This is a predicted structure of a 551-nucleotide part of an RNA (large-subunit ribosomal RNA, domain I) from a chicken gut metagenome. RNAcentral holds the full RNA, with entries from MGnify. Rfam family: Bacterial large subunit ribosomal RNA. Rfam links the family to the GO terms structural constituent of ribosome and ribosome. The family is grouped with related families in Rfam's "LSU clan". Model confidence (mean pLDDT): 83 of 100.
[in-house]
Context: one part of a larger RNA
RNA sequence: GGCGCAUGUGUGGAUGCCUUGGCACUAGAAGCUGAUGAAGGACGUGACGAACAACGAUAUGCUUCGGGGAGCUGUAUGUACGCUUUGAUCCGGAGAUUUCCGAAUGGGUGAACCUAGCUAGAGUAAUGUCUAGUUACUGCAUACUGAAUACAUAGGUAUGUAGGAGCAACCCGGUGAACUGAAACAUCUUAGUAGCCGGUGGAAAAGAAAGAAAAAUCGAUUUCCUUAGUAGUGGCGAGCGAAACGGAAAGAGCCUAAACCAGUCUUUGGACUGGGGUUGUAGGACUUCUCAUAUGAAGUUACAAAAUUAUUUGAUAGUCGAAUUGCUUGGAAAGGCAAAUCAUAGAAGGUGAAAAUCCUGUAGACGAAAUCUUAUAAUCUUCGAGAAGUAUCCUGAGUACGGCGAGACACGUGUAAUCUUGUCGGAAUCCGCGGGGCCCAUCCCGCAAGGCUAAAUACUCUCUAGUGACCGAUAGUGAACAAGUACCGUGAGGGAAAGGUGAAAAGAACCCCGGGAGGGGAGUGAAAUAGAAUACUGAAACCAUGUGCUU
Numbered sequence: 001g002g003c004g005c006a007u008g009u010g011u012g013g014a015u016g017c018c019u020u021g022g023c024a025c026u027a028g029a030a031g032c033u034g035a036u037g038a039a040g041g042a043c044g045u046g047a048c049g050a051a052c053a054a055c056g057a058u059a060u061g062c063u064u065c066g067g068g069g070a071g072c073u074g075u076a077u078g079u080a081c082g083c084u085u086u087g088a089u090c091c092g093g094a095g096a097u098u099u100c101c102g103a104a105u106g107g108g109u110g111a112a113c114c115u116a117g118c119u120a121g122a123g124u125a126a127u128g129u130c131u132a133g134u135u136a137c138u139g140c141a142u143a144c145u146g147a148a149u150a151c152a153u154a155g156g157u158a159u160g161u162a163g164g165a166g167c168a169a170c171c172c173g174g175u176g177a178a179c180u181g182a183a184a185c186a187u188c189u190u191a192g193u194a195g196c197c198g199g200u201g202g203a204a205a206a207g208a209a210a211g212a213a214a215a216a217u218c219g220a221u222u223u224c225c226u227u228a229g230u231a232g233u234g235g236c237g238a239g240c241g242a243a244a245c246g247g248a249a250a251g252a253g254c255c256u257a258a259a260c261c262a263g264u265c266u267u268u269g270g271a272c273u274g275g276g277g278u279u280g281u282a283g284g285a286c287u288u289c290u291c292a293u294a295u296g297a298a299g300u301u302a303c304a305a306a307a308u309u310a311u312u313u314g315a316u317a318g319u320c321g322a323a324u325u326g327c328u329u330g331g332a333a334a335g336g337c338a339a340a341u342c343a344u345a346g347a348a349g350g351u352g353a354a355a356a357u358c359c360u361g362u363a364g365a366c367g368a369a370a371u372c373u374u375a376u377a378a379u380c381u382u383c384g385a386g387a388a389g390u391a392u393c394c395u396g397a398g399u400a401c402g403g404c405g406a407g408a409c410a411c412g413u414g415u416a417a418u419c420u421u422g423u424c425g426g427a428a429u430c431c432g433c434g435g436g437g438c439c440c441a442u443c444c445c446g447c448a449a450g451g452c453u454a455a456a457u458a459c460u461c462u463c464u465a466g467u468g469a470c471c472g473a474u475a476g477u478g479a480a481c482a483a484g485u486a487c488c489g490u491g492a493g494g495g496a497a498a499g500g501u502g503a504a505a506a507g508a509a510c511c512c513c514g515g516g517a518g519g520g521g522a523g524u525g526a527a528a529u530a531g532a533a534u535a536c537u538g539a540a541a542c543c544a545u546g547u548g549c550u551u
Base pairs, nucleotide, nucleotide: 001550002549003548004547005546006545007544008543010542016536017500018499021471022470023468024467025466026465027464028463029462030460031459032166033165040101041100042099043056044055045054047079048078051075052074053060062095063094064093065092066091067090071083072082106115107114108113116135117134118133119132120131121130122129137163138162139161140160141159142158143157144156145155170201171199172198173197174196175195181188185235211218212217222249223248224247225246232240233239253452254451255450256396260275261274262273263272264271265270280430282395283394284393285392286389287388288387289386290385291384296383297382298381299380307379308378309377310376311375314372315371316370318366319365320364324339325338326337327336328335340357341356342346348360349359350358401425402424403423404422405421406420407419408418411437432447433446434445435444436443487494488493510521511520512519513518
């Protein structure tokens, strides 16, 4: 030196056990905040350094109304000053305060800074200074003013009102890829996906038939099941891919334009306001006629619209809440043994090991000054119906529809209907018009070119309660810890590691060695090989020491 064995207060941190944190769901709630300055931050505020949390120059807090009942002075363990049964700390409702930045809005700006005008006030001999308020832009309304230019208009000014920004997903609209697949690739596919932009709501969108259909049927929309991987479509390749009927969830219908009448204004073209009227077995206007109101009906989510009160439901603090002892092992009993008890409560967690009966709770019962909320009632608010006639008038126009070019429809131009429209043309008017998948006829169904509309449906940044053949610290969120932190990057951005003494600090007085660190005794503890710079368990590699064999 090599190989092996043993030992170790060595090193190291696997494994086991644990869980404060996550993950996935269920049920209910909530689904918006913002110029009354948000979201998000910067800087501060404590007797005492930093961090987190809380708060804002009234700064670890102020007021008030309730709850609660003995300690409190956040995490945080220390000392101090203090507070508290004249009810503190704490929990909940409603308020006050709320620096500076930020849509940021007096102007500027390299965010958290610089610097003004006006009004009122404070202060100074005066200037500087300080305090409160106000001054951005855009839209709309009203008023005043007012060019070229006479009337006017543009413009300007003032007042009022609204907007702006944020926000996880869901939703609607605009715009819109490529990798990819087709075993290459161009139509096609990926996909109207991702991305970007705009917008609303708690849902959004859609929606009361110019429908679906083919039986003399149904009767707004939406969602689910089924139809069905069917009918179709497709370099008929890859692929794409319905609908009606049927079964369920939910259920709700309405308002206008016009004709006509009245009023106001009028440039006599018409405009505005009120009444009237709203449909397809056509309806209405118009003309004629009849009946009649209400001890009736309806109502604030659409259909007209505002509010109050009472009762009531629930939310935001809480309250009451049954029943066990002994012996034994042990450091400790909840374990074992024995005998009991309660149960509308044997869910769960904690307590020195494993507790229905020790604690918190659980079943069950009860509770609100204040704010919000559900439902009902009252006050309140609103409200005529029918018949006959068919001469005249009305029933949504650059629309329907057509040509060309596109797009959407499951449907790629195809026999291509239907829907949308860039462009060019361009109707009819109820004896009318559209549709029924080229087109024509018959027949049937409907009434476009205005609008509103709850529920069933989608989602979860968030709150409450709960569940798991989900994870258990290289897992589970990136993050169980001062984590989007430290750190890296000019920046966009990237992005960690890091949990465990013990039941309780009982955290080792005192002595010895030492400069100290550290160690040896002593003591605590069940345990100190549980000793805090590494502390539960404590594997292996590795290191050291000893030893056997061998060179």